Annotation:
The prediction has a mean pLDDT of 76. This is a predicted complex of two RNAs, RNase P RNA and transfer RNA, with 439 nucleotides together. It holds a member of the Rfam family "Bacterial RNase P class A". By type it is a ribozyme.
RNA sequence: GGAGUACGCUAGAUGACCGCGCCCGCAAGGGUGAGGAAAGUCCGGGCUUCAUCGGGCAGGGGUGCAGGAUAACGUCCUGUCGGGGUGACUCGAAGGAAAGUGCCACAGAAACAUACCGCCCCCGUUUCGGCGGGGCGUAAGGGUGAAAUCGUGAGGUAAGAGCUCACGGAGCUUCGCGGUGACGCGGGCUCGGGUAAACCCCACUCGAAGCAAGACCGCUCGAACCCUCGAAAGAGGCGGACGGCCCGUCCGCACGAGCUACGUCGCACCGAGGUGCGCGGUAACGCGCAUCCCAGAUAGAUGGUCGUCCCCCCGCGACGAUCUCGCGGGGGACAGAAUCCGGCUUACCGGCGUACUCCCCGU
RNA sequence: GGGGAUGUAGCUCAGCUGGUAGAGCACUUGCUUCGCAUGUAAGGGGUCGGGGGUUCGAGUCCCCCCAUCUCCACCA
Numbered sequence: 001g002g003a004g005u006a007c008g009c010u011a012g013a014u015g016a017c018c019g020c021g022c023c024c025g026c027a028a029g030g031g032u033g034a035g036g037a038a039a040g041u042c043c044g045g046g047c048u049u050c051a052u053c054g055g056g057c058a059g060g061g062g063u064g065c066a067g068g069a070u071a072a073c074g075u076c077c078u079g080u081c082g083g084g085g086u087g088a089c090u091c092g093a094a095g096g097a098a099a100g101u102g103c104c105a106c107a108g109a110a111a112c113a114u115a116c117c118g119c120c121c122c123c124g125u126u127u128c129g130g131c132g133g134g135g136c137g138u139a140a141g142g143g144u145g146a147a148a149u150c151g152u153g154a155g156g157u158a159a160g161a162g163c164u165c166a167c168g169g170a171g172c173u174u175c176g177c178g179g180u181g182a183c184g185c186g187g188g189c190u191c192g193g194g195u196a197a198a199c200c201c202c203a204c205u206c207g208a209a210g211c212a213a214g215a216c217c218g219c220u221c222g223a224a225c226c227c228u229c230g231a232a233a234g235a236g237g238c239g240g241a242c243g244g245c246c247c248g249u250c251c252g253c254a255c256g257a258g259c260u261a262c263g264u265c266g267c268a269c270c271g272a273g274g275u276g277c278g279c280g281g282u283a284a285c286g287c288g289c290a291u292c293c294c295a296g297a298u299a300g301a302u303g304g305u306c307g308u309c310c311c312c313c314c315g316c317g318a319c320g321a322u323c324u325c326g327c328g329g330g331g332g333a334c335a336g337a338a339u340c341c342g343g344c345u346u347a348c349c350g351g352c353g354u355a356c357u358c359c360c361c362g363u
Numbered sequence: 364g365g366g367g368a369u370g371u372a373g374c375u376c377a378g379c380u381g382g383u384a385g386a387g388c389a390c391u392u393g394c395u396u397c398g399c400a401u402g403u404a405a406g407g408g409g410u411c412g413g414g415g416g417u418u419c420g421a422g423u424c425c426c427c428c429c430a431u432c433u434c435c436a437c438c439a
Stems, first nucleotide, its partner, number of pairs: 001359010012309007020033005035334001039345002042343005047210004054247004059206003063203002065079005080094001081092004095201002100199002102195003116142002118138002120135006150168006169191005175186004214265003218259005226237004238252005273292008310332009364435007373388004382419001390406005412428005
């Protein structure tokens, strides 16, 4: 100097004038006013409601390596294993195919149970070249396929075969050592095609609904407040409820229809809150101290114009190729709160910082 | 705020448990006609809304986006 990797930050600045929402104030006036994604609504919670929120079955789940973080998570961090990259680093819906079922088009003999060609053996025949029949012999070779009984080599054999051996690979293991663990190294046994983002099995997990949750503030009409025993408590029956069923539990209370109102609260200062510093931890994160209070509507405010400066692009000019300067023109993204938080995903013109990697050049 | 459905040729729609994407109308060309319509024979036309993944293989299975349509509330 070039190419890259990871993690962050920023999302034009400022002044004048005009304008809008909310809060304070009698008023004048003052204060405050979008985001990293406010978005998609894909997860997890706070919060709210339920006469019936419990147990089991059924059902749902992009839950599925280990340890940790967290209010929680399908998120994050650190590691393990596997794939990619020379590397920094990165990606992985990463349990089970030896519980069972299904599927594997075309091709191929055969796609999970098999012999087409070939090889070998036996029988028959022969014009000694072969030909015909049989084999519960053979997966070593050919050919097909995405995939063919672990791969290569040697031994062995009638020919062959993990049948045996060496090296390598995969799976299992109540073995040894290391590690909290996933797992690694070594030993032993085995060599069984793929597909579970096909059904399924195993483990784990899930009450349902959602701020259009819900609470409060009227009137009118309708319907209902069961039966028996008992002094009562209560017991039995009958009826009803539990989003699909059963058990079990609970209730006999309530409610239904119409009109009008879109009001107040929830809801916006006190929170899993922000900022700074210190400490612990590899990290996610936690703890302590100090400090701050920070949008809030209900058709929905947060905007517009002009000036100056900044950044980028184009053209012209200055010896003018780089850099620099001047003039002119254009551009400064995605988007935009609506119950609130933590994540994920998606959109996005550019600019900046820190750490690291590879290549080239110079010393 | 919460659901549901759809997207395949110019238009309207099929495509079942993954295995070379079809139909009707429309379009083009030839024949039929003096010419047209009709009839008849043949033909062209597809990023399966977009992107990624699983699989040997995806219109189909899974995920993320985009577009369109549609249904639900409180009401004292």